[in-house]
Molecule: transfer RNA
Organism: Candidatus Buchananbacteria bacterium RBG_13_36_9
RNA sequence: GGGUCGGUAGCUCAGCGGUAGAGCAGUUGCCUCUUAAGCAAUUGGUCCUGGGUUCGAAUCCCAGCCGACCCA
Numbered sequence: 001g002g003g004u005c006g007g008u009a010g011c012u013c014a015g016c017g018g019u020a021g022a023g024c025a026g027u028u029g030c031c032u033c034u035u036a037a038g039c040a041a042u043u044g045g046u047c048c049u050g051g052g053u054u055c056g057a058a059u060c061c062c063a064g065c066c067g068a069c070c071c072a
Base pairs, nucleotide, nucleotide: 001071002070003069004068005067006066007065010024011023012022013021018055026042027041028040029039030038048064049063050062051061052060
C1' cells in the first nucleotide's frame, strides 16, 4: 500500500428499510438471623464520525477514524 471482517446499554452480543432488544451487571422490593442464591419490578443507548439515497436508515451507498486478520 491492497483486501476481508468488525465498531449498537457498564460488559458480551442480537437486530439485515418502519420510532433498538436479550443475557449478565446496576437500582428497588420480597424472601432470609445475615450473606449468597431465588422471585418480582425497574433504570440505562447522540447505534464510531460526517455526508448521500429514501416518505422513512443501526440497516443501503460514499468518505474518514479505530480494532482484528490475510496479501504484498